[in-house]
Molecule: Bacterial RNase P class A
Organism: Paracoccaceae bacterium
RNA sequence: GCGGAGGGCUGGGUGAUCGCGAGCCGCAAGGUUCGAGGAAAGUCCGGACUCCCUGAAGCAACGGUGCCGGAUAACGUCCGGCGGGGGUAACCCCAGGGAAAGCGCCACAGAGAAGAAACCGCCCUCGUUCGCGGGGGUAAGGGUGAAACGGUGGGGUAAGAGCCCACCGCGGGACUGGUAACAGGACUGGCAAGGCAAGCCCCACCGGGAGCAACGCCGAAUAGGGGUCUCGCGCGGGACCGCGUCCUCGGGCAACCGAGGAUACCGCCGCAGGGCAGCUUCGGCCCGAGAGACCCGGGUUGGCAGCUUGAUCCCGUCGGUAACGGCGGGACUAGAGGAAUGGUCAUCCAAGGGGGCAACCCCUGGACAGAAUCCGGCUUACAGGCUCUCCGCGCAA
Numbered sequence: 001g002c003g004g005a006g007g008g009c010u011g012g013g014u015g016a017u018c019g020c021g022a023g024c025c026g027c028a029a030g031g032u033u034c035g036a037g038g039a040a041a042g043u044c045c046g047g048a049c050u051c052c053c054u055g056a057a058g059c060a061a062c063g064g065u066g067c068c069g070g071a072u073a074a075c076g077u078c079c080g081g082c083g084g085g086g087g088u089a090a091c092c093c094c095a096g097g098g099a100a101a102g103c104g105c106c107a108c109a110g111a112g113a114a115g116a117a118a119c120c121g122c123c124c125u126c127g128u129u130c131g132c133g134g135g136g137g138u139a140a141g142g143g144u145g146a147a148a149c150g151g152u153g154g155g156g157u158a159a160g161a162g163c164c165c166a167c168c169g170c171g172g173g174a175c176u177g178g179u180a181a182c183a184g185g186a187c188u189g190g191c192a193a194g195g196c197a198a199g200c201c202c203c204a205c206c207g208g209g210a211g212c213a214a215c216g217c218c219g220a221a222u223a224g225g226g227g228u229c230u231c232g233c234g235c236g237g238g239a240c241c242g243c244g245u246c247c248u249c250g251g252g253c254a255a256c257c258g259a260g261g262a263u264a265c266c267g268c269c270g271c272a273g274g275g276c277a278g279c280u281u282c283g284g285c286c287c288g289a290g291a292g293a294c295c296c297g298g299g300u301u302g303g304c305a306g307c308u309u310g311a312u313c314c315c316g317u318c319g320g321u322a323a324c325g326g327c328g329g330g331a332c333u334a335g336a337g338g339a340a341u342g343g344u345c346a347u348c349c350a351a352g353g354g355g356g357c358a359a360c361c362c363c364u365g366g367a368c369a370g371a372a373u374c375c376g377g378c379u380u381a382c383a384g385g386c387u388c389u390c391c392g393c394g395c396a397a
Stems, first nucleotide, its partner, number of pairs: 001393010012348007020035006037368001041379002044377005049211004054283006062207005067081005082096001083094004097202002102200002104196003119142002121138007150168006169191001170189003175184003216304003225296007234271004241267002244263008273287004312331008349366001351364005
């Protein structure tokens, strides 16, 4: 200098003027402080918070994760390592447990695609019209294919083949290192078993639901509306306290009122039984005459609060390879409510184009994009600019 890899920051600045929202001060006028992101996006994960469900245990269904160790409130995230793959390398990628538990798929081509196979060929033998045909053996050579049941060499054979041998590969493996995943590995077995599980499945672990339009308060209004279906509707006890009925007496024109008495349909208590959630058990709640499901229709569209102090941010220091954590100090940084955070002018700057010897002049023009309960991640989009570290190649000293 060129090419490549990994990370961080920024993504307009300044002044004037006009205008918006919130907080605070002020009787008011007004003053003052703050005011949209690294992704606010997607709604993909995990939570905080709120309410609901029947609380616990077990099982089932459904869903999620999938090497080891660590971090975290938690996660499917992050950090470090192991294994595999790509790359000369720096680095990058992996939906990383199980294929002899079972089922399934591997198009076409090919003889044959997982216990599959003989197309060409090679060897032996019989026949022969000398072209070839029949029988037996073979899977070393060739072909098809993404992939063909180990590879190379030697021996052996009629020709061949792990048939035998050496090395490699594959299976097992004492022992060693490491927290572990795993790595190495004496020794050993001729050694049949491809790929796909982001196919079903098996194994291990984890998991309630809904969501700030949650939830709550105030105000207002309406139709305590109508219809259909399913299950169930039994027993015992107490007592005239209430209710209902009856009788007697008194008062009253009557309605009715008061007193006494009789009666037990209901209001009361208990049991059987029914219901509440996927199922069972224990427990709980409701009913004990009700419980549940579905459909149609009507009212409420208002106000307040939830609402921003947080698993928050910054600086220093300690621990740790790191993610991150401890300690000390400091800061308060939107809270709208159909939805504010902006407009104009000037100037500077990054970039592009043109003119000019230069100074400089003119023109264009600055990405993706907009908070809505909040937070930790992941994924996607992003013009331009600055910067750090590493790898490779070339050159110079």